[in-house]
RNA sequence: GGACAGAACUCUGGAAAGUUUUUUAAUAAACACCGAAGGGGUAAUUUUUUGUUAUCUAUUACUAACAAAAAAAAUCUCUCAGGUAAUAAGACAGAGCAGAAAUA
Numbered sequence: 001g002g003a004c005a006g007a008a009c010u011c012u013g014g015a016a017a018g019u020u021u022u023u024u025a026a027u028a029a030a031c032a033c034c035g036a037a038g039g040g041g042u043a044a045u046u047u048u049u050u051g052u053u054a055u056c057u058a059u060u061a062c063u064a065a066c067a068a069a070a071a072a073a074a075u076c077u078c079u080c081a082g083g084u085a086a087u088a089a090g091a092c093a094g095a096g097c098a099g100a101a102a103u104a
Stems, first nucleotide, its partner, number of pairs: 004099001009096005018031001020030003032084003038080001039078003045071001047070008
């Protein structure tokens, strides 16, 4: 010097949806909602494996097609969890902290 890269931690910003009803209150129950903690599901695939067919004198291999299975992302989707005044939480983003190539 700073391409690149970024675990944890710190600071800042950070949406949506009932301050619903019942209960003395908390809580619980009922009905209605939200998606951005977390979690589940899902595509393409010049990907992987297996099988079948075609080509070849035979066999194997290669190649092509078809079928099955596996792997495969999200801010999409599910609404399990969480949430529906404020507080708290909060995906994600910025900065800090920390690492570091070329070059000089």